[in-house]
The RNA shown here (Bacterial RNase P class A) has 349 nucleotides and comes from an Acidobacteriota bacterium. Of the family's consensus pairs, 95% are formed in the model.

RNA sequence: CAACGUGGGCGGACAGCCGCGGCGAGCAAUCGUUGAGGAAAGUCCGGACUCCGCAGGGCGAUGGUGCUGGGUAACACCCAGGCGGGGUGACCCGAUGGACAGUGCAACAGAGAGAAGACCGCCGAUGGCCCUCGCGGGCACAGGCAAGGGUGAAACGGUGGUGUAAGAGACCACCAGCGGCGCGGGCGACCGCGUCGGCUCGGCAAACCCCAUCAGGAGCAAGGUCAAGCAGGAACAGGGCUGCCCGUCCGUUACGUUCCAGGUAGACCGCACGAGCCCGCGCAGUAAUGUCGGGCCCAGAUAGAUGGCUGUACGAAGACAGAAUCCGGCUUACAGCCCACGUUGCAUU
Numbered sequence: 001c002a003a004c005g006u007g008g009g010c011g012g013a014c015a016g017c018c019g020c021g022g023c024g025a026g027c028a029a030u031c032g033u034u035g036a037g038g039a040a041a042g043u044c045c046g047g048a049c050u051c052c053g054c055a056g057g058g059c060g061a062u063g064g065u066g067c068u069g070g071g072u073a074a075c076a077c078c079c080a081g082g083c084g085g086g087g088u089g090a091c092c093c094g095a096u097g098g099a100c101a102g103u104g105c106a107a108c109a110g111a112g113a114g115a116a117g118a119c120c121g122c123c124g125a126u127g128g129c130c131c132u133c134g135c136g137g138g139c140a141c142a143g144g145c146a147a148g149g150g151u152g153a154a155a156c157g158g159u160g161g162u163g164u165a166a167g168a169g170a171c172c173a174c175c176a177g178c179g180g181c182g183c184g185g186g187c188g189a190c191c192g193c194g195u196c197g198g199c200u201c202g203g204c205a206a207a208c209c210c211c212a213u214c215a216g217g218a219g220c221a222a223g224g225u226c227a228a229g230c231a232g233g234a235a236c237a238g239g240g241c242u243g244c245c246c247g248u249c250c251g252u253u254a255c256g257u258u259c260c261a262g263g264u265a266g267a268c269c270g271c272a273c274g275a276g277c278c279c280g281c282g283c284a285g286u287a288a289u290g291u292c293g294g295g296c297c298c299a300g301a302u303a304g305a306u307g308g309c310u311g312u313a314c315g316a317a318g319a320c321a322g323a324a325u326c327c328g329g330c331u332u333a334c335a336g337c338c339c340a341c342g343u344u345g346c347a348u349u
Base pairs, nucleotide, nucleotide: 001345002344003343004342005341006340007339008338009337010336013312014311015310016309017308018307020035021034022033023032024031025030037320041331042330044329045328046327047326048325049219050218051217052216062215063214064213065212066211067081068080069079070078071077082096083094084093085092086091097210098209102208103207104204105203119149120148121145122144123143126142127141128139129138130137131136157175158174159173160172161171162170176200178197179196180195181194182193183192184191185190223269224268225267226266232260233259234258235257236256238250239249240248241247276296277295278294279293280292282291283290284289314318
């Protein structure tokens, strides 16, 4: 210098003017202050919270998860490690328990797809047929073989030798793999070494299934408080003139008044102090993370605010996209950049 790998960060800046939501002050006019994101998104996981269900325990069904150890409120997340695969490498990817519990699947091609098979091929020792006096030769009918060819994603270990009619773990040596046992290392997944064995029963569990483990349901339009109007229920009458009756006057407009329960509109709470943010490169830890000290308050609407215009510099342009109960993750989108560490190659000293 070039091409890469990993991790992290910014994602428009400044000024003026106009405007919108929240909060505070003010009688008011108005003033002050504050106001989106790394993903606010998809709504895919995990929780907080709320209501409903439930004595407690067990079994079963259904669904999720699935190497080991750790972290966390929890997780399908994160960290570290093991194993397998990819890359020259930094590094990346993996639903990664069990296929000697059982059932099942393997398109097309191919003879044969699991304790299989014979298309081409090899042999034809033995039996058969033909030629020959015979020795022997021929055929490839019975039959033998699975080395070589061919099919396939995959064909029942590899190489070399012995052996044979031809062959074959049939036998032998070495190697690979599997299983048993022993020793050693590791908390563990697992790894290393030795020895023995039959010589080798492969793949798929994101097929059923088995094993382990987790899970009650619905969701902020959850749910709660106050409560117009309409409809509903309940209670309610007389008094004065005059002690009583009559009379009379006043009042009572039951289509009234008062109260009650549920509860609509509406208002308020939930709802913004929280598994919170920043700093100390604090302490413990490889790390995720935990913890200590100090500082900070950081949108809260309910038809839903967070915007527009102008100017200045970056030569121009300025991405993806916008809260709606909250939090932890994952995934997806993203113009243009910046930083740190590392790898490989080339060149120069």

The RNAcentral record of the sequence draws on ENA.
The coordinates come from a structure-prediction model, not an experiment, and the mean pLDDT is 80.
Its Rfam family is "Bacterial RNase P class A". From the family's description: Ribonuclease P (RNase P) is a ubiquitous endoribonuclease, found in archaea, bacteria and eukarya as well as chloroplasts and mitochondria. Gene Ontology terms of the family: dimeric ribonuclease P complex, ribonuclease P activity and tRNA processing.